Context: one part of a larger RNA
RNA sequence: UCCUAUUAAGGGAAUUCGGCAAAUUAGUUCCGUAUCUUUGGUAUAAGGAAUCCCUGCGUUUGUCUUCGUAUGAAGGCGAUUACAGGGUGCAAUUACAAGAGAGAUCCGACUGUUUAACAAAAACAUAACUGAUCGCUAGCCUGUAAAGGUGUGUAUGGUCAGUGACGUCUGCCCAGUGCUGGUACUUGAAACUUCUUUUCAAGGAAGCUAAGAGCCAGUAAACGGCGGGAAUAACUAUGAUUCUCUUAAGGUAGCGAAAUGCCUUGUCGUUUUAUUGACGACUUGCAUGAAAGGCGUAACGAGAUCUCUACUGUCCCUAAUAGGAAUCCCCUGAACACACUAUCCUGGUGCAAAGGCCAGGGACCUCCAGUGGGAAGUAUAGACCCCGUAGAACUUUACUACAGUCAUUUGUUGUGAUGUUAGUUUUGUUGUGCAGUGUAGGUGGGAGUUGCUAAAGCUCUGACGCAAGUUUGAGUGUAGACGACGAUGAGACACCACCCUUCAAAAUUGACAUUGCUUACCUUCGAAAGAAGAGACAUCAUAUGAUGGGUAGUUUGGCUGGGGCGGCACCCUGCUGAAAAGAUAUCAGCAGGGCCCAAAGGUUAGCUCAAUCGGGUCAGAAAUCCGAUGUAGAGUGCAAGAGCAAAAGCUAGCCUUACUGUAUUCCGAAUAAUAAGGAAUUUAGUGACGAAAGUCUGGUCUAGCGAACCCUUGUGUCCUCCUUGAUGGGGGCCAAGGCAGACAGAAAAGCUAUCUCGGGGAUAACUGAGUGGUAGCGCCUGAUAGCUCGAAUUGACGGCGCUGUUUGCUACGACGAUGUCGGCUCAACUCAACCUGGGCGUGCAGAAGCGCCCAAGGGUGGGGGUGUUCACCCAUUAAAGAGUUUCGUGAGCUGGGUUCAGAACGUUGUGAGACAGUUUGUUCAAUAUCUAGUGGAGGUGUUCAGUAUCUGAGAGGAAGGAUCCUUUAGUACGAGAGGAACGAGGAUUCGUAGCCUCUGGUGUAUCGGUUAUCCGACAGGGUAGGCCGAGCAGCUACGCUAUAAGUGAUAAGAGCUGAAAGCAUCUAAGCUCGAAGCAUCCCUCAAAAAGAGAUACUACAAGCUCUCGUAGAAGACGAGUUUGAUAGGAACGGCGUGUACGUACUGAGGCAACGAGGUAUUUAGCGUGCGUUUACUAAUCG
Repeated sequence: UCCUAUUAAGGGAAUUCGGCAAAUUAGUUCCGUAUCUUUGGUAUAAGGAAUCCCUGCGUUUGUCUUCGUAUGAAGGCGAUUACAGGGUGCAAUUACAAGAGAGAUCCGACUGUUUAACAAAAACAUAACUGAUCGCUAGCCUGUAAAGGUGUGUAUGGUCAGUGACGUCUGCCCAGUGCUGGUACUUGAAACUUCUUUUCAAGGAAGCUAAGAGCCAGUAAACGGCGGGAAUAACUAUGAUUCUCUUAAGGUAGCGAAAUGCCUUGUCGUUUUAUUGACGACUUGCAUGAAAGGCGUAACGAGAUCUCUACUGUCCCUAAUAGGAAUCCCCUGAACACACUAUCCUGGUGCAAAGGCCAGGGACCUCCAGUGGGAAGUAUAGACCCCGUAGAACUUUACUACAGUCAUUUGUUGUGAUGUUAGUUUUGUUGUGCAGUGUAGGUGGGAGUUGCUAAAGCUCUGACGCAAGUUUGAGUGUAGACGACGAUGAGACACCACCCUUCAAAAUUGACAUUGCUUACCUUCGAAAGAAGAGACAUCAUAUGAUGGGUAGUUUGGCUGGGGCGGCACCCUGCUGAAAAGAUAUCAGCAGGGCCCAAAGGUUAGCUCAAUCGGGUCAGAAAUCCGAUGUAGAGUGCAAGAGCAAAAGCUAGCCUUACUGUAUUCCGAAUAAUAAGGAAUUUAGUGACGAAAGUCUGGUCUAGCGAACCCUUGUGUCCUCCUUGAUGGGGGCCAAGGCAGACAGAAAAGCUAUCUCGGGGAUAACUGAGUGGUAGCGCCUGAUAGCUCGAAUUGACGGCGCUGUUUGCUACGACGAUGUCGGCUCAACUCAACCUGGGCGUGCAGAAGCGCCCAAGGGUGGGGGUGUUCACCCAUUAAAGAGUUUCGUGAGCUGGGUUCAGAACGUUGUGAGACAGUUUGUUCAAUAUCUAGUGGAGGUGUUCAGUAUCUGAGAGGAAGGAUCCUUUAGUACGAGAGGAACGAGGAUUCGUAGCCUCUGGUGUAUCGGUUAUCCGACAGGGUAGGCCGAGCAGCUACGCUAUAAGUGAUAAGAGCUGAAAGCAUCUAAGCUCGAAGCAUCCCUCAAAAAGAGAUACUACAAGCUCUCGUAGAAGACGAGUUUGAUAGGAACGGCGUGUACGUACUGAGGCAACGAGGUAUUUAGCGUGCGUUUACUAAUCG
C1' cells in the first nucleotide's frame, strides 16, 4: 500500500452521472391503519406498546391413576394461555436469524420467458379482442414420392395474421398497392381451324380461345394516407364566419416540450438559498393520434425518473484496529516479453512527437522496497474510414432463372341424350340501277309449257321486302294462264340443265356447352369375393400461358482536395492558363456543340457595309429619298478565335459537284502500334455554271459523333447449300438504316450497427505538424462622444503586426492500433495580472472607482440543475485570473456522454434498414525489463588505516500567505453627507513543521454485563472479538505548540548634480531612493565539491554471534553484553474495570421444600506494552 472486515466526535448526501456502497429496519403478540380501488386488494400500509428471570393463582387441552351413577372432581406427567406481585441490567426476538419506509411520474396489466459467456428490459409470451381461411379425400405444415403431423381432432375446431388484462372508445379516405367478386367488349399461348408462298416443307398471316391483364365494383382491426392561401367581430388580440386553390380524404375524440418538441434550459406554477431535473398546467404538435390501437387504470415490477423521512465514513477529512496479501527467511518454480545498444535531461534537427543524431548541461559502481511519468511500453496484420471489378446475411415494383400455384391442351379416357355451331349432301327458297307492263342472279338449250290431281281472280294466313311487290299454306272460285312475236334494254322472260348468292329444313361428320350411364381411375368398408360412393371428373404425365424474393445465381460504373450528397471537369470545339517550337495538369477561368439549310449549296455577273455630316412633303433623335466622308468601326445560320471589300459580305440568273469509283497525305494520336470519325490533295467517269480561263467532291476554317453480334431494307444475267431441273427458301458478298452521351460501346437495384476477409496512413474521424483565412491580443491614425477640450475616459472607417488557446484548410507522420469527451487525483510551467505588493495619470477633495506601467512570491474556495467542457443561478470572498503541458494525467481511478450487438418513440424508405433526432440497457487486461521519481542499504575512489568533531561550493523550501477587528480617528479631507493613511496591538483563516498535557477517535492488551450452546450441576471456562458498556499505553485530528524582524542589489517610478544643446533636462559621466518580486538572513540535505576540504585524537580497529528498542520492510540506526539494569521475572507505585468466589443475613411469596435477587465481608477481585527498585533468569563461550 492492497483485499476482506470492525469502530468512529461534530455535521448528515455537502459525495456522486446517480445514496453506488454501507448504515437503518427486522421475529412474535396486542392496538391501530390513509389514499386509491376492478371491493379481491393496497396492508406486515403508516404508526405505537409488549417481549427476560422469580413467585403465586387461574384458562383450554392430551394422557395416566384414584374416586364417583353421570356432567365430572382430585392428583401425576406434558402442551397452551390470561392476570397479579417481586427482581436485574445501558440494553430482555440482548448472540444467530430477521422487511427501511413514504409520496409522485413513465412503461408494461399481472405470474411467466429471453441474448449458455458484456443487454432480464419498456423486448417476447399471456388471457382477452378482431380479421382472414378451411365442410374433412378440408385447410395448414414436412417430404422427390410413398407417406407423415395437426388428429384417430371436425367450425364452441384447426391454421394464418394483427392488437394485447380491465374500463372507455376506435373518426375520415377504396385515388395508389394488395385481396375478393364481376365482366357486354378489348387483349391474351400452345393446340386446333382457315388462308398464303403453283404442290410439299420450313416460314408468314388470320381466326377461335383458358387462366391472367385491361375494364367495373367491393374491401382499411388489408398495405397505407389523413392540405395550403387570403379577409373578417364597437381598443388590441383572436377568429365562430366568408372567399379561394386543391385532394381519394384533408387528423375526429383523446393526449400533448411527451421513452415522440428541432428551435429549447419553450412559458407559467409547485418543489430548492440556488434546479438544463421532477411534478402540474399551457400548447403555435420541426415530426401526437385512435387494434404498427388512442386515452385512463387498482394490483404487480432485481424496469426508467424525481422528492421526502429515517439512516449512515458517500463526503467535510480522515484516523485507529483485526485477519490475509505484500515485506523478510527456507524449499519449489512458470508464462508473457526480448533486433542491437543503453547514465540521463534541456534545446535543436530529422518522414513534421529522439535514451541513441547535433549543441549545452548533468552524471562514480551495485543492490532492495515502493510509485507508475516515459519507452508514442506489452497484448490483438484497426472493429471506425476508404479501397478490392473480395465475400456473406437480409430486402425489393434490380436482372435472369427455378420450385410452387392457377389455367388450357393431349394421353390415361369409355358410352348415350339435348342444345348450339362448322363443313358436306339433298330438298326448297332469295336476287328491284335506268329503260321496260313488270323485282331481268349468270350461262346454255329452247317453241312451247301448264291446267278438273282445280288455272286466273277473290278472302284469310305465314315468310321476305327496295313497300312496288314476290312467295308458302288454307278456303272460295270454275277455265283459262304464261311464253314466243312486239317494245325496252348491255342482257328477255314459258320450260329444262348447270352454276352464283340469301335463307330454311332434313341427313351425316366434327367441335363446343349442359346432362345421363358405368367399366377405366379414385375413396371407404371387407381376409377375400365383393358392396357402397364418386366417376370419365379427379389423380398422374406431356406441351403451353399467367403468376411467382417462396428459393437460387448475380449485378448494383468512374472521376472526386477522404467517402457520401452535389456536379460532370466521362465524347467533341474555341480562347486563356501554356512559361514566344511542339506537347502540357487541376471539381482552373471564359464560352459553346450533340444542329440547321434544297438554299443559308454550285457557278456566272453585278454591287458595297456600319456610322457620321449636309439637304429634303406629311416625318419627329430615329421610316423612305439625294449627296458627301467612310480599311470595315458591318456582315459572314449558331461559341470563340483566325480569315474575308470589284469579297468569303449583299443581290440576281442558271443549276444540283450536298454525284460514283480510285489513290495519297494530315489530324485523331509526340513512347510504339491502332479504330471510328474529320480534313486536304490526285486521278477516272458523269455533269453544272461560264464567252473563256476556269471553278465546283456542300456551307470561309476549326465542333455537329458511334465497333462487333443481331435485325431490317436495297442492289445484282453475283457466290454457295438443300441428290438433278424449275420455282422457292437459307447462308454469303456490297451499300444504307436501326443501339450504346459511362460517347474504343458488359445485359444489371438496394441494405448491413449481425457482419467477414485482404489491404491502405496511396484516404477520413482524435492528437501532432505546416498555414493563420477565422479567432484572440496589440500598435498606428484619430472621425465621434466627453458643457469647452482628440489622447481622464470613449475610440468609428481604415492601416500594420503578434500569438498559435478557437474554427477552418492541407493530408506531411501514425490504420501488423499512439485508447476517444467530461469528472476525480496529482500537478509543472507561461503571463496577455483576478486578489495581495510598488507606482503614474485622472473629468483623483476624502471614500469608492476608471485607465496605464512594474511585478508570477503566495492565493484563486463552497453549492444547485445538466454526462457535460462551457454557460446560468445561490450564498460567501481580498479574489473566486486566462492559458499551455498528446484539447497534461484511463500499464492512476471513474465510465455519466459519445460509439457495437437487445429494445422503444418520432421521422424517413415499398422494404431490408437509416437518422451530429430522442430514450433505456450494455465485460475498462496485466506479477514493471529499461528509464524516471521517491526512499533505504552496500562498495570503490579521495595515495597508511581509522575514530570523533567540523567547514559549506552546491541543492531544496513559501515557510509563510491573506484577511478582519481595536487604536491612530470620527482625525486628515470635505459645505455637508461621508471619511482615510503611516504606525502599534489583538484575533481569524489557509498553508507548513512538530507533538499527545488537554478534548475527541480507535484501542481483537484489559475489566465488567449478558444471549445461544458445550464442558452433568455449582464454581471456572471454551466457541461466535457473539452482542453490549467502559477503557491504559500507543497511533492519531476534530486537539495542542511554533510559524519575527532585517540587510544588499534592482523594476516601474521618484529625485540630486549635470552637459551634449551658454537655457532646460533624473543621464550622457556620476550620485540617492524605490516592490509580496531577486539575493541573503531562517530550516533541511550536502566532501563523489575529481579543485574529492579542515581540525583533534588513536595504534590497533571494525563486524558477526547474543539481550534488546527512543530504530526498523530487508539492510541500516541506536542501547547493552556480568566492570551489567539490555530484556524477562518479582516487589512496590500508578492506571483500567467496578465491588470477585465463599459465607452470613435478607427477599415477593409459599403449608413446606424452594426462591429471581439484595446487603455486608469489599475503593473488592482481576489485569497491566507504564514508572521505580531488585541480578532471580538470559546477554556465557566464541